[in-house]
Context: one part of a larger RNA
């Protein structure tokens, strides 16, 4: 000098674009953050229309049609999106490969198919347990829920044959294995296979921290055989057998740490960093576990244990903000319990649409970058006043006043978007922007002035009070302390502190 997710002191007019708990992965009140489909299914409240009966005129009770709420079965989504950086020195990440060892819902392309039958169950009704959370028993019922049979190839498994080192691919034979309907008649779905796209699992080479004051480490350890398990290879797991495996090219141990694209600095080499944004990973109160599912060992799903908090009728229950706001605590320190689904994108749905604290916007903060303003011209009796003075004067200083002008900003009034697609529909927003009027009107500070280092005098103080980045100033003439005048630097900022180059 540059830089920062900064903080602190003094000061502060506006706009645009960004950024904003680095500390306690501390604990959390409250609201919202994941739903959707009636074109899968049974059922059906409120309410409306028509109509009947009873009536003490308050009302009560039926029938038909419409209507569709809440709840339920079922499907898809809840594995995305959003948060955080605790753990992790590891195939976690980056890069280059491998998979003849693998999977893939929705989407696209192609081929073939969807025949016949069955038994349940929630909702609902009745009874009933419990303070609650939540149940129990009996009875009724539907389906794109569940099950059985049929058919079936290029599918799965087995056998045989030829190619191949191998699980690949071909032929033959045997065995097994599928489906679902709805409809507004336009469609939307269902099953199997082959392929694609996109996504993922696993394996490998190489690369990227510190300590040797960590030198030896290892029993599922290293390998084999057989089996289990998985979509799949594998000590991944189990049994048996062998005795191996790693290490100074740093094993093992300890410390620290999410990795990368990138960012800062620097002429570069390098050094430092990994906040916002993007990719990957890991985690979701702590630890463990599986279920469902194409996909999870699942942040707003489940079970168990633990700590903590809450409710309780004391028998028993409920919860998980490292989602968005917000609260307490910690801290030098970090924002609103805002608006809208109008746009973009996601989920569901044939669609209309619903939903979305993703997102789009608004609010707060000079936290950063950029832009603008705080006026322009003329104006010397160099006014008054301050300060200095050798008392002559010098300086603040064209600075002010005064005159003329302008209106960026500001205030008031009027108009008013684009962003929206075939039409309607705009949170932002009566915003940006445009026009008119008013009036220089409302808007300058901060740090420094001994040398480094641009900028000097006076007074006060007297090794005191104080300053200070280094050298060093201060003990009676201090350009170094304090104040004043003046000057220099930067400017809506200026200094200080911290950290990096």
């Nucleotide at each position: 000098g540059g830089a920062u997710a900064a903080a602190c002191g003094c000061u502060g007019g506006c706009g645009g674009c960004g950024u904003g708990c680095c500390u306690a992965a501390c604990a959390c009140a409250u609201g919202c953050a994941a739903g959707u489909c009636g074109a899968a299914c049974g059922g059906g409240a409120a309410c409306c229309u028509c109509u009947g009966g009873a009536u003490u005129c308050g009302u009560c009770u039926g029938g038909a049609g419409g209507g569709g709420a809440g709840a339920g079965u079922g499907g898809c989504g809840g594995a995305c999106g959003g948060g955080u950086g605790a753990g992790u020195a590891a195939c976690a990440c980056g890069u280059a490969g491998g998979u003849g060892a693998c999977c893939u819902g929705c989407c696209u392309u192609g081929a073939a198919g969807a025949c016949g039958g069955g038994g349940a169950u929630a909702a609902c009704c009745a009874c009933u347990g419990g303070a609650a959370a939540c149940g129990g028993u009996g009875g009724c019922u539907a389906a794109u829920a569940c099950c059985c049979g049929a058919u079936g190839g290029u599918u799965u498994c087995g056998a045989u044959g030829a190619c191949g080192c191998g699980a690949g691919a071909c032929a033959u034979c045997g065995a097994g294995u599928a489906a679902a309907g709805c409809u507004c008649c336009g469609g939307c779905g269902c099953u199997u296979c082959a392929a694609g796209a996109g996504g993922g699992g696993c394996c490998u080479g190489c690369g990227g921290c510190c300590c040797a004051u960590c030198a030896g480490c290892u029993a599922g350890u290293u390998g084999g055989u057989a089996g289990g398990g998985u979509a799949a290879u594998g000590g991944c797991c189990u049994a048996c057998c062998a005795a191996g495996g790693c290490g100074a090219g740093g094993a093992c141990g300890g410390g620290u740490a999410g990795g990368g694209g990138g960012c800062g600095u620097g002429a570069g080499a390098g050094c430092g960093c990994g906040g916002c944004c993007c990719c990957c990973c890991a985690c979701a109160c702590u630890g463990g576990c599986a279920c469902u599912g194409c996909g999870a060992c699942a942040c707003g799903g489940g079970c168990c244990a633990g700590a903590c908090u809450c409710c309780u009728a004391c028998g028993g229950g409920a919860g998980g903000c490292a989602g968005c706001a917000g609260u307490g605590a910690g801290g030098a320190a970090u924002a609103u319990u805002g608006c809208a689904c109008a746009a973009u994108g996601g989920g569901c749905g044939c669609a209309a649409g619903c939903u979305u604290g993703a997102u789009g916007c608004a609010g707060c903060a000079a936290c950063g970058c950029c832009g603008c303003g705080u006026g322009g011209g003329u104006g010397a009796u160099g006014a008054a006043g301050g300060c200095c003075u050798u008392c002559g004067g010098g300086u603040c200083g064209u600075a002010a006043a005064a005159c003329c002008c302008u209106u960026u900003u500001c205030u008031g009034g009027g108009g008013a978007a684009a962003g929206a697609g075939c039409a309607a529909g705009g949170a932002c927003g009566g915003u940006a922007c445009c026009c008119c009027a008013g009036g220089a009107a409302c808007a300058a500070g901060u740090c420094u002035c001994g040398g480094c280092u641009a900028a000097c005098u006076a007074u006060g103080u007297g090794c005191c009070a104080g300053c200070a980045g280094c050298c060093g100033c201060g003990g009676u003439a201090a350009u170094a302390c304090a104040u004043a005048g003046g000057a220099g630097g930067c400017u809506a900022g200026c200094g200080u502190u911290a950290u990096c180059c």
A computed fold for a 501-nucleotide part of an RNA from a metagenome, annotated as small-subunit ribosomal RNA, 5' domain. The RNAcentral record of the full RNA draws on SILVA. The coordinates come from a structure-prediction model, not an experiment, and the mean pLDDT is 84.